[in-house]
RNA sequence: CGCCGAAUCCCCGGGGACCACCGGGGAGCGGGGGAACCAAGGUGGCUACGGCCACUGGGGCGAACUUCCUGAGCAGUCAGGAAGCGCGCGAGCUCUUUCAGCGCGAGCCCGUCAGCUAACCCCGUAGGCGUUCGAAAGAGAA
Numbered sequence: 001c002g003c004c005g006a007a008u009c010c011c012c013g014g015g016g017a018c019c020a021c022c023g024g025g026g027a028g029c030g031g032g033g034g035a036a037c038c039a040a041g042g043u044g045g046c047u048a049c050g051g052c053c054a055c056u057g058g059g060g061c062g063a064a065c066u067u068c069c070u071g072a073g074c075a076g077u078c079a080g081g082a083a084g085c086g087c088g089c090g091a092g093c094u095c096u097u098u099c100a101g102c103g104c105g106a107g108c109c110c111g112u113c114a115g116c117u118a119a120c121c122c123c124g125u126a127g128g129c130g131u132u133c134g135a136a137a138g139a140g141a142a
Base pairs, nucleotide, nucleotide: 001130002129003128004127008027009026010025011024012023013022014021028125029124030123031122032121033120038115041056042055043054044053045052046051057113058110059109060108061107065084066083067082068081069080070079071078072077085105086104087103088102089101093140094139095138096137097136098135099134
């Protein structure tokens, strides 16, 4: 300097000036909780088709999920693989899109509680990377 990401900018104080950093405030950005109206789990079984019974906690941030196979383990789980799906890169002046190709699918939190949601309330503003440069379409700039 550029990229992913909400994660940037400004002011005040500390930091002996400046930067990093720490505390506070504001703006921007992102997220959660939370009425009315509306909506209303999953799997299996039964049914006289009205429902009933059994089992299973659930939710949030994030792309980071689903199904199946192999091996290990009593098990929670771990290792590997396949498919689907999702996310990022995919640079030549800029933006958008598609394909090839490449990479990723982690981690954390709430604690039995959360559908949606006006008012209202609360929280975050971290971290990481330097890969790649093939084809095409559209808009713009020069």
Notes: The RNA shown here (c-di-AMP riboswitch aptamer (ydaO/yuaA leader)) has 142 nucleotides and comes from a soil metagenome.